RNA sequence: GAUAGAGGCGCGGUGCGCAAGAGUACCUUUGGUAUGUAACAGGCAUAUACCGAAGCGAAAGGGCAAACCGCCGAAGGGUCGCUGCUCUGGCCUGUAUGAGGGCGAUCACCUGGGCCGUCGGAGAACAUCCGCCGGACUGCCACAAUGUGGAGCGCUAUC
Numbered sequence: 001g002a003u004a005g006a007g008g009c010g011c012g013g014u015g016c017g018c019a020a021g022a023g024u025a026c027c028u029u030u031g032g033u034a035u036g037u038a039a040c041a042g043g044c045a046u047a048u049a050c051c052g053a054a055g056c057g058a059a060a061g062g063g064c065a066a067a068c069c070g071c072c073g074a075a076g077g078g079u080c081g082c083u084g085c086u087c088u089g090g091c092c093u094g095u096a097u098g099a100g101g102g103c104g105a106u107c108a109c110c111u112g113g114g115c116c117g118u119c120g121g122a123g124a125a126c127a128u129c130c131g132c133c134g135g136a137c138u139g140c141c142a143c144a145a146u147g148u149g150g151a152g153c154g155c156u157a158u159c
Stems, first nucleotide, its partner, number of pairs: 001159005008072001010071005017064002027055009039095006075111003078106006085100003112138002115135003119131004140150004
């Protein structure tokens, strides 16, 4: 240097189905209240918003069981760049701003791994995901070895 492997509630992805989302949003009828407000521009009272009643009535992201696929820096974050996607004002259109999502790069920026917990963020959610911190456990290697330390740029085997 190449090849092949190991860690275990191991990692990620996919479509079908299911639960939830939700009797919610939207829309229609009706009653009441308020209104020219807002980051900017152009418009809106035959309009808009909110509340109550009646009727109708979704969807997306996310999740779950098994199956299948790709794998063991698997992967997840961080940062940077792009974005004709979604949301961002009482409403509409366009722009700005911010947030989220998607794609790419870095991957010689951080994290060995799963689990539990406080806190924070996303989310309808007590589901789930992400992050800091803490805890015990676990795999690898080293050592002064019944413990201590280290990191995947690692470890084992073969050539």
RNAcentral holds the sequence, with entries from MGnify. A computed fold for a 159-nucleotide RNA from uncultured Dysosmobacter sp., annotated as Lysine riboswitch aptamer. It matches the Rfam family "Lysine riboswitch aptamer". About the family: Riboswitches are metabolite binding domains within certain messenger RNAs that serve as precision sensors for their corresponding targets. The prediction has a mean pLDDT of 79.